Predicted 3D model of a 73-nucleotide RNA (transfer RNA) from Methylobacterium sp.
The coordinates come from a structure-prediction model, not an experiment, and the mean pLDDT is 81.
It matches the Rfam family "tRNA". Rfam's curators write: Transfer RNA (tRNA) molecules are approximately 80 nucleotides in length.
NCBI's taxonomy places the organism under Bacteria, Pseudomonadati, Hyphomicrobiales, Methylobacteriaceae, Methylobacterium.
[in-house]
């Protein structure tokens, strides 16, 4: 330099044919317990890596850039 992949909650990851974002763990509150852990219930937490475009509508499609991973040279 060229090609491909990944980027979504604090962490690990889903998200189908574009229809307005979820799970588990962690955090917080409660229940239970003599108490702690475990278990059970609930709450909060997101500019979906950054910019631009297409569309009535973009996490999803197109494009540029960045970070990381892999391959080729």
């Nucleotide at each position: 330099g060229c090609c491909g992949g990944u980027u979504u909650a604090g962490c690990u990851c889903a998200g189908c044919u574009g229809g307005u974002a979820g799970a588990g763990c962690a955090a917080c509150c409660g229940c239970c317990u003599u108490g702690u852990a475990a278990g059970c219930g609930g709450u909060a937490g997101g500019u979906c890596g950054a910019g631009g475009g297409u569309u009535c509508a973009a996490g999803u499609c197109c494009u540029u850039c960045a970070a990381c991973c892999g391959g080729c040279a």

The sequence was found in a public genome assembly.